[in-house]
Context: one part of a larger RNA
RNA sequence: CCCUCCUUAAGGAACUCGGCAAAAUAGCUCUGUAACUUCGGAAGAAAGAGUGCCCAUUGGGCUGCAAUAUCAAGUUCCAAGCAACUGUUUAGCAAAAACACAGGUCUCCGCUAAGUUGUAAAACGACGUAUGGGGGCUGACGCCUGCCCAGUGCCGGAAGGUUAAAGAAGUUGGUUAGCGUAUGCGAAGCUAAUAACUGAAGCCCCGGUGAACGGCGGCCGUAACAAUAACGGUCCUAAGGUAGCGAAAUUCCUUGUCGGGUAAGUUCCGACCUGCACGAAUGGUGCAACGAUCUGGACACUGUCUCGGCCAUGAGCUCG
Repeated sequence: CCCUCCUUAAGGAACUCGGCAAAAUAGCUCUGUAACUUCGGAAGAAAGAGUGCCCAUUGGGCUGCAAUAUCAAGUUCCAAGCAACUGUUUAGCAAAAACACAGGUCUCCGCUAAGUUGUAAAACGACGUAUGGGGGCUGACGCCUGCCCAGUGCCGGAAGGUUAAAGAAGUUGGUUAGCGUAUGCGAAGCUAAUAACUGAAGCCCCGGUGAACGGCGGCCGUAACAAUAACGGUCCUAAGGUAGCGAAAUUCCUUGUCGGGUAAGUUCCGACCUGCACGAAUGGUGCAACGAUCUGGACACUGUCUCGGCCAUGAGCUCG
């Protein structure tokens, strides 16, 4: 010097991004126990008392403020966000609000199933059979889940339009039996080119479908103070955001405004609504329990600090 460990007057978070770290709590027995709640919980809530020795067994006696040593051994409470929960995860910087989950819903599949692996044989699915199996989304539970099918997707339809291979009437060229004095003409067959017409799905077309991909307006005027606009006009759209929530894990302006808490509060809680740019299974909103989660507050506690002191413990390094 570094690490480790002990103690500390008075104060007690004034430290700091933040009580990080440390201190504090702690076993057993008895008493007692709130809001809320899914009636199970919350709960070891909280809070209070006891703790020695002897005989005994739920009692008695002795001592008289209470054990000695060592080990083990909850800090608690209030309020809010997120996720229901136990669980899973970035082996070696992230354990979480991420993943999973039971539950919900949509969709495919009738068994030689759909789906998956493989060139194939074959295998899984499954020695299962729709109360089953595959895929997508959501994510306990309570209350709910609005409008839009114009675009894209999917499903259904089949009249018409378009349309491939294939088939193909016809036409044209080449070839040549034959004809012709000759330039030439030229049947059938073969061959080459072209081609009316026939011709499926698909697409166009018609309809359906949102717990399919997704989307869910603007301007102007109006009430007997003012303000506001239940009301009216107009443009556009497939339809113009319903319930609920809202400065939010979402709010730029913003430390919005009001209230609460503090002597003082960019955080926090409760409201307001002017939602830059919430919103209903890419779920909306509540919610008891649960959480090494995130935010704010309180008690207790402390060398975190005021501000240091003591240099006491053990180990290492350096110098001598």
About this RNA: Large-subunit ribosomal RNA, domain IV from an uncultured eukaryote, 320 nucleotides, folded computationally. The RNAcentral record of the full RNA draws on ENA.